[in-house]
Context: one part of a larger RNA
RNA sequence: UUGGGCGUAAAGCGUUCGUAGGCGGUUUAGAAAGUUUGUAGUUAAAUCUGGUCGCUCAACGAUCAACUCGCUACAAAAACUUCUAAACUAGAGAUUGACAGAGGCAACUAGAAUUCUGCAUGUAGGGGUAAAAUCCGUUGAUAUGCAGAGGAAUACCAAAAGCGAAGGCAGGUUGCUGGGUCAUUCCUGACGCUGUUGCACGAAAGCGCGGGGAGCAAACAGGAUUAGAUACCCUGGUAGUCCACGCCGUAAACGAUGGAUACUCGGUUUGAGGAGGAUUCGACCCCUUUCUGUGUCUAAGCUAACGCGUAAGUAUCCCGCCUGGGGAGUACGGUCGCAAGAUUAAAACUC
Numbered sequence: 001u002u003g004g005g006c007g008u009a010a011a012g013c014g015u016u017c018g019u020a021g022g023c024g025g026u027u028u029a030g031a032a033a034g035u036u037u038g039u040a041g042u043u044a045a046a047u048c049u050g051g052u053c054g055c056u057c058a059a060c061g062a063u064c065a066a067c068u069c070g071c072u073a074c075a076a077a078a079a080c081u082u083c084u085a086a087a088c089u090a091g092a093g094a095u096u097g098a099c100a101g102a103g104g105c106a107a108c109u110a111g112a113a114u115u116c117u118g119c120a121u122g123u124a125g126g127g128g129u130a131a132a133a134u135c136c137g138u139u140g141a142u143a144u145g146c147a148g149a150g151g152a153a154u155a156c157c158a159a160a161a162g163c164g165a166a167g168g169c170a171g172g173u174u175g176c177u178g179g180g181u182c183a184u185u186c187c188u189g190a191c192g193c194u195g196u197u198g199c200a201c202g203a204a205a206g207c208g209c210g211g212g213g214a215g216c217a218a219a220c221a222g223g224a225u226u227a228g229a230u231a232c233c234c235u236g237g238u239a240g241u242c243c244a245c246g247c248c249g250u251a252a253a254c255g256a257u258g259g260a261u262a263c264u265c266g267g268u269u270u271g272a273g274g275a276g277g278a279u280u281c282g283a284c285c286c287c288u289u290u291c292u293g294u295g296u297c298u299a300a301g302c303u304a305a306c307g308c309g310u311a312a313g314u315a316u317c318c319c320g321c322c323u324g325g326g327g328a329g330u331a332c333g334g335u336c337g338c339a340a341g342a343u344u345a346a347a348a349c350u351c
Base pairs, nucleotide, nucleotide: 004322005321006320007306008305012319014201015200017198021194022193023192025088026087027086028085029084030083031082033081034080035077036076037075038074039073040072041071042070049065050064051063052062053061054060091191092188093187096183097182098181099180103177104176105175106174107173108172109171110154115149116148117147118146119145120144121143125136126135162169163168206247207246208245210243211242215241216240220236221235222234223233258318259317260316261315262314263313266297267296268295270293271292273290274289275288276287277286301308302307324351325350326349333344334343335342336341
């Protein structure tokens, strides 16, 4: 390479957008690049294959035929792919009307609770643990009441619920704003899918600069435990956690499952719409059906099994990735970064 794979054995980029490229709906007409057929030329000889013959046989040799991937020219066919022209509406988009939502950004704001401060009541303990001690307290703690300060997070509602491409998103109000679903059919007419390089986003921790700092808490200190205890437990406690701006670019970034399209039994749960029925003064609740999400149990099928069945089934298109274990996601070099490091990525050797 051929081939085989990627939920758990090696293997789906963390996620989108999108360039080149690859692939691409229905109908008609034409062209004839791919495709198919025919004819002609060429495809040296030797070799190879088959027949006959010659050396006593064979090897070997002679002769005849066949073979020769293909290439070129001409003629023809028009189903499929392609190209050109014209058209269509089932894909895609758009219009109009509804709907749900912790989707995003900004500003303002609320009430509990912790801590601290002041005042008051009050007196000897409090705190902590398996038990203790360090620790706090007669300079009046803990407890209770009132007042104030400040920061962070939003009980109940709350759900296996919802939204978002992913990361992720939760007190309330307002403003700005992205996406989605349903119904409608007057519009455009294949405008689509995927996507090397690339752009953007991307938890936590970490970094830079300036703020902020209640609680929590790496490091650190002390008390315990222990043979020891650089831990688990306790008392403290600094970075950090929070805000603004700029970096970093990684995670078990997980559904360990790339995206798109089509098809393939059912039951049940739940979110958001539409239609119909029943009921009602009119509705809701309720029943049936349909579209679209979210779960769960399963038929067929698949699977090494577990299991999947929102496919890991049946198929097509495009991208990414894998190829025994260790060495190693390391060295060197390149790129990026303030750094930490990230990314790309071997070999010797060894089993």
A computed fold for a 351-nucleotide part of an RNA from an uncultured prokaryote, annotated as small-subunit ribosomal RNA, central domain. The RNAcentral record of the full RNA draws on ENA. Rfam family: Bacterial small subunit ribosomal RNA. Rfam links the family to the GO terms ribosome and structural constituent of ribosome. The coordinates come from a structure-prediction model, not an experiment, and the mean pLDDT is 86.